[in-house]
RNA sequence: ACCUCAAGCUAGGGGUGCCUGAUGCUAAAUGCCAGGCUGAGAUUACACCCUCGGAACCUGAGACUGGGUAAUGCCAGCGAAGGGAAGCACGAGUCGAGAUUU
Numbered sequence: 001a002c003c004u005c006a007a008g009c010u011a012g013g014g015g016u017g018c019c020u021g022a023u024g025c026u027a028a029a030u031g032c033c034a035g036g037c038u039g040a041g042a043u044u045a046c047a048c049c050c051u052c053g054g055a056a057c058c059u060g061a062g063a064c065u066g067g068g069u070a071a072u073g074c075c076a077g078c079g080a081a082g083g084g085a086a087g088c089a090c091g092a093g094u095c096g097a098g099a100u101u102u
Base pairs, nucleotide, nucleotide: 003093004092005091008088009087010086011051012050013049014048016045017037018036019035020034021033024032025031057083058082059081064077065076066075067074
């Protein structure tokens, strides 16, 4: 040097549910707004997550199947299923060759 791992940068791919509601807004409302639950993310935030070593995310899913909850992809299955978005690379490591020193 090659190779392996890899911070970071740039580019790209995603999701944004469920419930409650006053003497708040609106003519009224399942709307606006506020609050609660889970989560990395549920005010579309230059936030969060993911990028082939790919469960981020989508299909399966005519509200799937079982459990559980105030309710919901809340938990598990589905899932050795199918699809799904990349380049450079600080640095570190292994091996080999050469030079010098002991």
This is a predicted structure of a 102-nucleotide RNA (TPP riboswitch aptamer (THI element)) from Thermocoleostomius sinensis A174. Its mean pLDDT, the model's own confidence on a scale to 100, is 77.